[in-house]
RNA sequence: GGGGCGGGCCGGAUGACCGCCGGGUGCCUCUUGGGGCACCGGGAGGAAAGUCCGGGCUCCACAGGGCAGGGUGCUGGGUAACGCCCAGCGGGGGUAACUCCGGGCAAGCGCAACAGAGAGCAGACCGCCGCCGGUGACGGCGGUAAGGGUGAAAGGGUGAGGUAAGAGCUCACCGGCCGGGCGGGCAACCGUCCGGGCCAGGCAAGCCCCAUCGGGAGCAAAACCAAAUAGGGCGGCGAUAAGGCGGCCCGUCUUGCCGCCGGGUAGGUUGCUGGAGCUGCGGGGUAACUCGCGGCCUAGAUGAAUGGUCAUCACCUCCGCUUCAUUGCGGAGGCACAGAACCCGGCUUACAGGCCUCCCCUUCCG
RNA sequence: GGGCCCAUAGCUCAAUUGGUUAGAGCCACCGGCUCAUAACCGGUUGGUUCCAGGUUCGAGUCCUGGUGGGCCCACCA
Numbered sequence: 001g002g003g004g005c006g007g008g009c010c011g012g013a014u015g016a017c018c019g020c021c022g023g024g025u026g027c028c029u030c031u032u033g034g035g036g037c038a039c040c041g042g043g044a045g046g047a048a049a050g051u052c053c054g055g056g057c058u059c060c061a062c063a064g065g066g067c068a069g070g071g072u073g074c075u076g077g078g079u080a081a082c083g084c085c086c087a088g089c090g091g092g093g094g095u096a097a098c099u100c101c102g103g104g105c106a107a108g109c110g111c112a113a114c115a116g117a118g119a120g121c122a123g124a125c126c127g128c129c130g131c132c133g134g135u136g137a138c139g140g141c142g143g144u145a146a147g148g149g150u151g152a153a154a155g156g157g158u159g160a161g162g163u164a165a166g167a168g169c170u171c172a173c174c175g176g177c178c179g180g181g182c183g184g185g186c187a188a189c190c191g192u193c194c195g196g197g198c199c200a201g202g203c204a205a206g207c208c209c210c211a212u213c214g215g216g217a218g219c220a221a222a223a224c225c226a227a228a229u230a231g232g233g234c235g236g237c238g239a240u241a242a243g244g245c246g247g248c249c250c251g252u253c254u255u256g257c258c259g260c261c262g263g264g265u266a267g268g269u270u271g272c273u274g275g276a277g278c279u280g281c282g283g284g285g286u287a288a289c290u291c292g293c294g295g296c297c298u299a300g301a302u303g304a305a306u307g308g309u310c311a312u313c314a315c316c317u318c319c320g321c322u323u324c325a326u327u328g329c330g331g332a333g334g335c336a337c338a339g340a341a342c343c344c345g346g347c348u349u350a351c352a353g354g355c356c357u358c359c360c361c362u363u364c365c366g
Numbered sequence: 367g368g369g370c371c372c373a374u375a376g377c378u379c380a381a382u383u384g385g386u387u388a389g390a391g392c393c394a395c396c397g398g399c400u401c402a403u404a405a406c407c408g409g410u411u412g413g414u415u416c417c418a419g420g421u422u423c424g425a426g427u428c429c430u431g432g433u434g435g436g437c438c439c440a441c442c443a
Stems, first nucleotide, its partner, number of pairs: 001362004006357005012313007020043002023040007045337001049348002052346005057218004064250004070213004074088005089102005103209002108207002110203002125148002127144007156174006175199002177196008222270004232261006241255004263442003277296008315334007367439007376392004385423001394410005416432005
C1' cells in the first nucleotide's frame, strides 16, 4: 500500500422571526369550574417501528391441585425476568481474524418419491470364483461382497494374513460406540489406560421421550365524578344450574347468569410519568453485570403538540472557470429510515452519509 | 393503542403423513358446427404457490423474519 474481520458511536450545527403542546411564577377577570396577559425554563428515536419474547402495574380469588395444550433446550454465570447477554465446551466453514449450529434416533412408532438387483434384524444387475452341461459362443446351480453401476444415502477406513474367490473372517494401526478405572475442570468436556469386533445410517423446524418454565386478560386494564335513556323485547340454561374460570376435571366464592336485538351517553379527573432512570469517580468481576458515594431531572398529547420560513456554516453530487494538484472560486441540486401514546429490559426489521478502534492475511521498503 | 385471522393462474377454489413436471371450473385465444351469433365440441396460453432465509435428499406444505389485506374492542341501564 491492498484486501478482510469484529466492536463502539454520531445521525446535521448556530442565529433570527412566526406558530403549536403542556409546566411554574406573577397579575387581571369571572357564577365555583374556568378564561386572558406577561415572564421563565421544557418539548421524539436509535430504532419511538414489528408487536416477536420477558417483566412491572391493574383487575379477575395476590392465583390453589391435576390433565390437556404451549414455550424453551450443550455447560456455568448475569438479571426483576427472558427465547436476551457474557464466558467457556463440542461440531461444521474459513489460510486467519472470525463466524454458524447445539438435549435424546444405542426408548418406541413413522417416513424416504425417482433411479437402482437391493432402502431398513438389507441386497446380487455387471463382475470375481467353484461345480455341472456344451466342440464353442454360452447356459444352469451355488458361493462372494473386494471392484463397477444406481442414488441424497448402499453402513467403518488403511494394510497384512487368509481363501476357490472373498468378507471384522482373523490380526495391527486409526476412527466411532458401549462398560470400567485414573488425572484435570464447579460443569459441559478433555487427556490417558484396560476390556468388548460392539461398527449401531438420516430425519425429532415428524409423532414422541426426558428436563425445565408458564392461571387469564390487558391502560379501550382499572377506579371515581357528571350526563342521558324504554331497568324494554326475543332466545338459552336453570341449583345435578349459571358465572368468576377464554379447553376440561377438582376445589373455592357469588346468586340469577349468558347471547342477540333495541335504547342512551360518547364529557371530565386519576392511572400518567421520578424510573430495574441518566451520569461522574472509586471498588469487585476475564466479561455480561454489580456495589458504594456524589451530581442531575430529561415530552406527557387524546383526532392527538414537538412545525414552518430565512441566513450562515458543515457534508455529498453535478456543471463552469482556475490550478502542478482530488487547489481555489461561483452556481444548481441533495441531506436517510422514520415519528412517542401506561412504563421498562431485550430481539428482529428499516436506514442517505460519516467518525473511532481491536485484530487477521498479503505485498513492498528499512 | 390492544387482540386475532388470511394470502396458490385474471377470478373462485383443490393439492393425502413433505414426494417426481402444482391441478379443476369460469375467463382469454385458436379451430370446428351455423347464413350469422350464442350454446355445444376439440385444442392452446397463462404460476417468483405474497417475499427472503433456514431445516430436509426433496418445501405450496415445517420453522424464522418481512410485506400486503381483512375482522373485533368504550361506558350506562
This is a predicted complex of two RNAs, RNase P RNA and transfer RNA, with 443 nucleotides together. Its mean pLDDT, the model's own confidence on a scale to 100, is 82. It holds a member of the Rfam family "Bacterial RNase P class A". The family's RNA type in Rfam is ribozyme.